A computed fold for a 1521-nucleotide RNA from an uncultured bacterium, annotated as small-subunit ribosomal RNA.
RNA sequence: GAGUUUGAUCAUGGCUCAGAAUCAACGCUGGCGGCGUGCCUCAGACAUGCAAGUCGAACGCGAAAGACGCCUUCGGGCGUCGAGUAGAGUGGCGCACGGGUGAGUAACACGUAGGUAAUUUGCCUUUGGGUGGGGAAUAACAACCGGAAACGGUUGCUAAUACCGCAUAAUGCAGCGGCUCCGAGUGGAGACAGUUGUUAAAGCGGGGGAACUUCGGUCCUCGCGCCUGAAGAGAAGCCUGCGGCAGAUUAGCUAGUUGGUGAGGUAAUGGCUCACCAAGGCGACGAUCUGUAACCGGUCUAAGAGGACGGUCGGUCACACUGACACUGAAUAACGGGUCAGACUCCUACGGGAGGCAGCAGUCGGGAAUUUUGGGCAAUGGGCGCAAGCCUGACCCAGCAACGCCGCGUGAAGGAUGAAGUCUUUCGGGAUGUAAACUUCGUAAGAAUGGGACGAAUAAGAAAAGGCUAAUACCCUUUUCGAUGACGGUACCAUUCGUAAGCUCCGGCUAACUUCGUGCCAGCAGCCGCGGUAAUACGAGGGGAGCAAGCGUUGUUCGGAUUUACUGGGCGUAAAGGGCGCGUAGGCGGCGCAACAAGUCAGUUGUGAAAUCUCUGAGCUUAACUCAGAGCGGUCAACUGAUACUGUCGUGCUAGAGUGCAGAAGGGGCUACUGGAAUUCUCGGUGUAGCGGUGAAAUGCGUAGAUAUCGAGAGGAACACCGGCGGCGAAGGCGGGUAGCUGGGCUGACACUGACGCUGAGGCGCGAAAGCUAGGGGAGCGAACGGGAUUAGAUACCCCGGUAGUCCUAGCCUUAAACGAUGGAUGCUUGGUGUCCGAAGUUUUAUAGUCUUCGGGUGCCGCAGCUAACGCGGUAAGCAUCCCGCCUGGGGAGUACGCACGCAAGUGUGAAACUCAAAGGAAUUGACGGGGACCCGCACAAGCGGUGGAGCAUGUGGUUUAAUUCGACGCAACGCGAAGAACCUUACCUGGGCUAGAAUGCUCCGGACCCCUCCAGAGAUGGAGGUUCACUGGGAAACCAGUGCCGGAUGCAAGGUGCUGCAUGGCUGUCGUCAGCUCGUGUCGUGAGAUGUUGGGUUAAGUCCCGCAACGAGCGCAACCCUUGUCAGUAGUUACUAACGGGUUAUGCCGAGAACUCUACUGAGACUGCCGUUGAUAAAACGGAGGAAGGUGGGGAUGACGUCAAGUCCUCAUGGCCUUUAUGUCCAGGGCUACACACGUGCUACAAUGGGCGGUACAAAGCGACGCAAACCCGCGAGGGGAAGCCAAUCGCAAAAAGCCGCUCUCAGUUCGGAUUGUAGUCUGCAACUCGACUGCAUGAAGCUGGAAUCGCUAGUAAUCGCAGAUCAGCACGCUGCGGUGAAUACGUUCCCGGGUCUUGUACACACCGCCCGUCACAUCACGAAAGUGGGUUGUACUAGAAGCGGCAGGGCUAACCCGCAAGGGGGGCAUGUCGUAACGGUAUGAUCCAUGAUUGGGGUGAAGUCGUAACAAGGUAACC
Repeated sequence: GAGUUUGAUCAUGGCUCAGAAUCAACGCUGGCGGCGUGCCUCAGACAUGCAAGUCGAACGCGAAAGACGCCUUCGGGCGUCGAGUAGAGUGGCGCACGGGUGAGUAACACGUAGGUAAUUUGCCUUUGGGUGGGGAAUAACAACCGGAAACGGUUGCUAAUACCGCAUAAUGCAGCGGCUCCGAGUGGAGACAGUUGUUAAAGCGGGGGAACUUCGGUCCUCGCGCCUGAAGAGAAGCCUGCGGCAGAUUAGCUAGUUGGUGAGGUAAUGGCUCACCAAGGCGACGAUCUGUAACCGGUCUAAGAGGACGGUCGGUCACACUGACACUGAAUAACGGGUCAGACUCCUACGGGAGGCAGCAGUCGGGAAUUUUGGGCAAUGGGCGCAAGCCUGACCCAGCAACGCCGCGUGAAGGAUGAAGUCUUUCGGGAUGUAAACUUCGUAAGAAUGGGACGAAUAAGAAAAGGCUAAUACCCUUUUCGAUGACGGUACCAUUCGUAAGCUCCGGCUAACUUCGUGCCAGCAGCCGCGGUAAUACGAGGGGAGCAAGCGUUGUUCGGAUUUACUGGGCGUAAAGGGCGCGUAGGCGGCGCAACAAGUCAGUUGUGAAAUCUCUGAGCUUAACUCAGAGCGGUCAACUGAUACUGUCGUGCUAGAGUGCAGAAGGGGCUACUGGAAUUCUCGGUGUAGCGGUGAAAUGCGUAGAUAUCGAGAGGAACACCGGCGGCGAAGGCGGGUAGCUGGGCUGACACUGACGCUGAGGCGCGAAAGCUAGGGGAGCGAACGGGAUUAGAUACCCCGGUAGUCCUAGCCUUAAACGAUGGAUGCUUGGUGUCCGAAGUUUUAUAGUCUUCGGGUGCCGCAGCUAACGCGGUAAGCAUCCCGCCUGGGGAGUACGCACGCAAGUGUGAAACUCAAAGGAAUUGACGGGGACCCGCACAAGCGGUGGAGCAUGUGGUUUAAUUCGACGCAACGCGAAGAACCUUACCUGGGCUAGAAUGCUCCGGACCCCUCCAGAGAUGGAGGUUCACUGGGAAACCAGUGCCGGAUGCAAGGUGCUGCAUGGCUGUCGUCAGCUCGUGUCGUGAGAUGUUGGGUUAAGUCCCGCAACGAGCGCAACCCUUGUCAGUAGUUACUAACGGGUUAUGCCGAGAACUCUACUGAGACUGCCGUUGAUAAAACGGAGGAAGGUGGGGAUGACGUCAAGUCCUCAUGGCCUUUAUGUCCAGGGCUACACACGUGCUACAAUGGGCGGUACAAAGCGACGCAAACCCGCGAGGGGAAGCCAAUCGCAAAAAGCCGCUCUCAGUUCGGAUUGUAGUCUGCAACUCGACUGCAUGAAGCUGGAAUCGCUAGUAAUCGCAGAUCAGCACGCUGCGGUGAAUACGUUCCCGGGUCUUGUACACACCGCCCGUCACAUCACGAAAGUGGGUUGUACUAGAAGCGGCAGGGCUAACCCGCAAGGGGGGCAUGUCGUAACGGUAUGAUCCAUGAUUGGGGUGAAGUCGUAACAAGGUAACC
């Protein structure tokens, strides 16, 4: 920086990603070289080899093989050489270095800075002095003996630079007492001077002139040693300041403990050890305990500050199978030394022995995982040695491993009919792609041939010169010669041939897209999330992106994360202010002066190892790598200086704080006394049948007298009015009155003290209600409980009762949404307006009141500022300082365990596993509410008529069936698609056929086609036969060409009412003819958004007016269109007929007319235009006039942005999928018409406002050549015959019906009703069986006005009556139209339903058909408890006691020295014994941690389980603590 909470937004907040790194591992792949790196796990066990020796110039001894010579008894022997060699031994030095590992250790272990006046130091360097003279042993060796071995014993011989005395000796050491200087001090130094005692040594080698000689040498000299001092370098010990880790759910720890005196011990200080004395020492600045860990230079990361790590390299420490111990030594409590104990392994003759790879290789084991039993001492370094040299798994090299870093290569240039192949496609093409082929050029690795390194020098030795010396010896220095290479015939050079690319990813973050397969499957996934038939997210292909000998994944660390915030965060509502006060430690602190110099600042010095890092330069062809120089690095130390600030000390001040004086206010607290009203109860009176309670009731009380009412009394609790966002208190909280005691705040004017202050971890106190203990009290109220209701249930809400409690006293509890969700203190920062307390001033007769000002308290509104926003705003959430408390995703959980407190209830403190990608805040737009306000609608109400009951019709569900084709399902499916299923339709079923197909186009061929006849067949179809060219152009014609039509052939191409309406277009329904839906610019807001569109009026209307940070505009509304109502003009046939004429029994029948009606075209008319009232002088409303019509005149067409994944793939079109001898197509028959049932929509009725019969009147709108059909005749009728007229204002359908006038029926299952059935017919049609309509006769079912519920309608409407049309051969109770007759009612908007606007709440946004809680059941996961069980660590007490060391003894044994002539003794030593110390152990009892445990507890998560409905809206009883 990004992704992710939301419909969207801002902020909070977590999770996740992109980066870098790695001692890595895993998957796929793999050309080379250089430089590095390589058991992170079992400090598990180890076979085998090697890893520490060396010195003959310290010492004694001392072979063999072999060769030669001599002798020989031929077996052999001797001598010389080999050789003083090999070898072991004594002795010296080394083995404490180098190499490995990180178990232990939280410690002076490490780092850093110091101290040592408290110390040591082999080898090395410098320097002073010395090195005399004696003695006794012992290994090796030899002999003998023991043992399986390891090894050991006895006797004997021998040397030394091995061992022991003696001498000498100092500036050594020890004692004594002085002087000077230094130091805080125990003390130190002295280039000051004395004194007493005591302590040493070893020789070896080279050379040699003089002198001496016992001829060995002495002696001299040189070198190497040795002894004793002094000093240095390096090394080591000890001590100290400071620094670096987690837990307080570890708070107290400590008897050698802390100190002293004395002693012992050590190189040295010290309780290091011991005796005695004292009672101390450490700890909240974290002791003790527990867990973890080697520390550092550094490494990784980061802008930095930090964070994490401590492998390779370097410094320190610790360890060496585990534990303990000492010896030797300069130094060790010793990796490749020792002793003991333990575990393990091996050998064994069973008696006893041996061993320690955390050295280098290597093996087994463990593990995701880590190499060769290699070469060499050539270099560097180390040990020994005079040296040569020897040793060196240190080291240098090689091998293995892409484990890491770095470099190089896999070719370069040209090359388009853009080849082939592959992928894709809209079929045209496009992509791979200059990529390939091809041409030219070039060539790491490897192979071959040839050459060929650097790394090597101060070696030995030789020569010369100089030094030492008596010396040309020796030795040292310089110069010149001078041997030596594991790597390695490697790097490198030259010539020829010549080979080498993968991995991951492609939905967003994040660079890169398509096809196929799959179909919530298989799978992917870091987060968000993909996959349910068109997947850029799975798998594959093609293509692309990235990196590249690697690429990905996984693990880990830092980063991003300002997500622990020092740099650099927060706490009103997101997580977060302690319930409140007092106060300890601590932190912070007013104004002057003086001093100090701790903090602070400056300078200088020291140190901060090297490597690393940064910069500069250099060397490998470059780089990595390496080398050189410089820089960087500390909360460090020492010294010198500065003194503003902080601090310390001293001395002052008064502004902070406090005290005194004078006032006023107050439900502040405690105690005692006291008052009236009301409730209840008791008694008495009056009085009678109810009272009470609720939504409605009931339980309850009451004739034994209630309720009501009057009087008297009892008792308890609470204090009406005043009373107020008024007062007081730190908070909790405090309210009748009086008195007493008492705390705090405020105001005023002075006086005093002189910083005495603020905050406050722990601590202490106070702390509502409920609850607990004991004793009282108990009127009312009232958990629990009982009863009555409500309800599906009702352990609730409502009602009747009612115990604890509520009250008092004493004592506990200590928590609340203890809230202003806002810690305390101080200072500063525009204003306005209330109120309480006090003071001052002005005015006033007034101490009332008003006004002004000051101080304190308490509210509201608001500037700046702050805030995510809401909001806060002198009572800050503003600007600052100080101190305290608290937060770090949600859940688990304020839970578990532990501890503390409590009588208990419980409280305080307070986790983890596991799980999710969110949880949460504020605001926005919607939607919703059993929220509010306003308004509308046949929405209710007021009416009229229906449906729901019956029969039938029709549609649907269901059932049935071979099939009962399909679709439509709340409103908005159900007389719907279907404006009409006998065949057809038809899509379904059964059976029979066809396969380029039933239909079309193009190409080719043939021919007219049509039509007719016969046969088979159910038909489709098959077979046989007959008949048969039209048009155009050219031409004289024959004929040719083309077109039309038909048949056949071939290929391209078909067909599908198969699936997906959730892939779509188009069309349609619905909200809804509801009044809404938006945009541009501007403005406001961080933003989503708002404003406009809200408000006041008004309207049918976002209609119009006014106002307004809005101004305009668009789609809707309205109007324009059609129709109807009035009039006029024009026109006048087929329509009309007033006047005139003619004619008829009669009729516009005829002439005629153009007046009327009508037809159909053009106009007029209506606009709140006019008047009045109301209104705001508006819009508009109301009333009126005129008018055919009045406020949209009536009706229609017209349907905004959008919603419902609404409906339709079966109208049509169309993507994809499926099918192709079938899901296509043809045919026959059947089915869509089935029938226990349920629902919707209708028709006909149930009758007298009616039925029947007879007579009689008045429409409109339509339709008619595949037609409508008159008259007339026949038939009871349907109808038949018949044919005039009509292509229709002419003729026909056509009779309108209700109505009206009469007659009859008389309340009944009827003269109502007509179902059903029988029978006889008619018509249509190829055909009425399944399955048409109609007619006649006969039959005569249910039904007597319809439960709950529900529908339509506000006027020419409902109701009622008929007529026509579409579809159609026929079939209408349906549908679409038409006219006739023609009502009732609307108070009104409380309620039901739907809608609109504003507002409010919201945990909803798939939007209340929403969201969501808890128990139970099932599965699974982690955790707690649990009788116990097993183990680790550890405390205390006792027991036990190896090796070693120390003390004591030392009767046994004993070379050096002393005494002694000797024997022997002394001294010293050894064995042994004993005491102390002490490891592994043992017993007992605790603590703590881990594992496990029948059972049990809650928690988390799971697909659509069960029960309810708690919460979100007034969530239906407001919610919550």
Record summary:
It matches the Rfam family "Bacterial small subunit ribosomal RNA". Rfam links the family to the GO terms structural constituent of ribosome and ribosome. RNAcentral holds the sequence, with entries from ENA, Greengenes and SILVA. The coordinates come from a structure-prediction model, not an experiment, and the mean pLDDT is 84.